This is a predicted structure of a 75-nucleotide RNA (transfer RNA) from a Microcaldota archaeon. The coordinates come from a structure-prediction model, not an experiment, and the mean pLDDT is 80. The organism belongs to Microcaldota, within Archaea.
RNA sequence: GGGCCUGUGGCGCAGCUUGGAUAGCGCAAGUGCCUUCUAAGCACGAGGUCGAGGGUUCAAAUCCCUCCAGGCCCG
Numbered sequence: 001g002g003g004c005c006u007g008u009g010g011c012g013c014a015g016c017u018u019g020g021a022u023a024g025c026g027c028a029a030g031u032g033c034c035u036u037c038u039a040a041g042c043a044c045g046a047g048g049u050c051g052a053g054g055g056u057u058c059a060a061a062u063c064c065c066u067c068c069a070g071g072c073c074c075g
Base pairs, nucleotide, nucleotide: 001074002073003072004071005070006069007068010027011026012025013024020058030044031043032042033041051067052066053065054064055063
């Protein structure tokens, strides 16, 4: 230098192919209940501008372009 894949709460992932209206699940953390205390258990509520920018569209996590970061392969 070229090709492919990945990037979504603190962590691990789904959703992307086939655009659709409040982006979901688990774990962790928080608050409360329970307990002599902790752990476990139960309940509750919060936390995301979907890697960045631009474009298409009535509408973009999803489609298109460029860039950034990581991984694999080739030279």